[in-house]
Model confidence (mean pLDDT): 82 of 100. The RNA shown here (Bacterial small signal recognition particle RNA) has 100 nucleotides and comes from Euzebya sp. Rfam family: Bacterial small signal recognition particle RNA. From the family's description: The signal recognition particle (SRP) is a universally conserved ribonucleoprotein involved in the co-translational targeting of proteins to membranes. Rfam links the family to the GO terms signal recognition particle, plasma membrane targeting and SRP-dependent cotranslational protein targeting to membrane, signal sequence recognition. Of the family's consensus pairs, 96% are formed in the model. The source organism's lineage runs through Bacteria, Nitriliruptoria, Euzebyales, Euzebyaceae and Euzebya. The gene name in the source record is ffs.
RNA sequence: UUCGAGGUCCCGUGCGACAUCGCUCCGUGAACCUGGUCAGGGCCGGAAGGCAGCAGCCAUAAGCGGUCAGUGAUGGGUGCCACGGACAAGCCGCGGGCCC
Numbered sequence: 001u002u003c004g005a006g007g008u009c010c011c012g013u014g015c016g017a018c019a020u021c022g023c024u025c026c027g028u029g030a031a032c033c034u035g036g037u038c039a040g041g042g043c044c045g046g047a048a049g050g051c052a053g054c055a056g057c058c059a060u061a062a063g064c065g066g067u068c069a070g071u072g073a074u075g076g077g078u079g080c081c082a083c084g085g086a087c088a089a090g091c092c093g094c095g096g097g098c099c100c
Base pairs, nucleotide, nucleotide: 001097002096003095004094006092007091008090010085011084012083013082014081015079016078018075019074020073021072022071023070024069025066026065027064028063034059035058036057037056042051043050044049
């Protein structure tokens, strides 16, 4: 100096980390306007019994909190990632030829 493929750069697909949000899980959680069981007391009844039902207890709704894990969605100056495509303008390294 030239040729070649490759990387960088660009596009697509996919995978994995990271972040955010949601779900799952655990806990908590309703004086009354959730449910169940309803002491006491109340009501109905001649009685037997029945009815409604406060507190309490149990289970939960909305909400709040929790720590590992699992799962879904989204995102990008994420990754010595993978595959395919595009590019040969520049840069980087490699190989070959020629010249000094």